The prediction has a mean pLDDT of 81. A computed fold for a 71-nucleotide RNA from a Bacillota bacterium, annotated as transfer RNA. The sequence was found in a public genome assembly. Lineage of the source: Bacteria > Bacillati > Bacillota. It matches the Rfam family "tRNA". From the family's description: Transfer RNA (tRNA) molecules are approximately 80 nucleotides in length. Gene Ontology term of the family: triplet codon-amino acid adaptor activity.
[in-house]
RNA sequence: UGGUCUGUAGUUCAAUGGCAGAACGUCCGGCCGUGGUCCGGAAGAUAAGGGUUCGAUCCCCUUCGUUCCAC
Numbered sequence: 001u002g003g004u005c006u007g008u009a010g011u012u013c014a015a016u017g018g019c020a021g022a023a024c025g026u027c028c029g030g031c032c033g034u035g036g037u038c039c040g041g042a043a044g045a046u047a048a049g050g051g052u053u054c055g056a057u058c059c060c061c062u063u064c065g066u067u068c069c070a071c
Stems, first nucleotide, its partner, number of pairs: 001070003006065002010024004018054001026042005047063005
């Protein structure tokens, strides 16, 4: 420098154009003599900017980051 893959919650992963979810973790409450386990609840995310569309996590373009390959 060129190509490929990829970017969603603190972490690991879903969501094939129509309300962004789960597990673990965090916090609050219940249970328990305390802690842990267990039960209930809450907060928390689509890398950035444009385009297409009635509607975009999803399709297209650019940028940034990441993985791998070639030089």